Overview
This is a predicted structure of a 100-nucleotide RNA (SAM riboswitch aptamer (S box leader)) from a soil metagenome.
RNA sequence: CAUCGAGAGAGGCUGAGGGAACCGGCCCAAUGACGCCUCGGCAACCUGCGACGACCGUCGCAAGGUGCCAAACCCGGCGAGCCCAACGGCUCGAAGGAUG
Numbered sequence: 001c002a003u004c005g006a007g008a009g010a011g012g013c014u015g016a017g018g019g020a021a022c023c024g025g026c027c028c029a030a031u032g033a034c035g036c037c038u039c040g041g042c043a044a045c046c047u048g049c050g051a052c053g054a055c056c057g058u059c060g061c062a063a064g065g066u067g068c069c070a071a072a073c074c075c076g077g078c079g080a081g082c083c084c085a086a087c088g089g090c091u092c093g094a095a096g097g098a099u100g
Stems, first nucleotide, its partner, number of pairs: 001100004009039005017028003022077004040069003045065002047062006073096001078093006
């Protein structure tokens, strides 16, 4: 700096917590979650090739390097606007995080 409401699971090992951290909620989990390994898959950031005259850029194809394969980054927490009698809700943004 860019993206984060799309997409993609089987087997084996392990054995109690897990969904980043704190709080609140919600969910997953002995019908074995989370994690690790193997295989498979998704996607197309980097990469390679091609087209557009050309660097850049855009588009297409491939899938070598990453990444990912419950739920929107699971949701909220902070700010602004709007709605509501109130509880609260919606939208946008910020912060934090993840990946490149």
It matches the Rfam family "SAM riboswitch aptamer (S box leader)". From the family's description: The SAM riboswitch is found upstream of a number of genes which code for proteins involved in methionine or cysteine biosynthesis in Gram-positive bacteria. Its family is annotated with regulation of gene expression in the Gene Ontology. The prediction has a mean pLDDT of 87.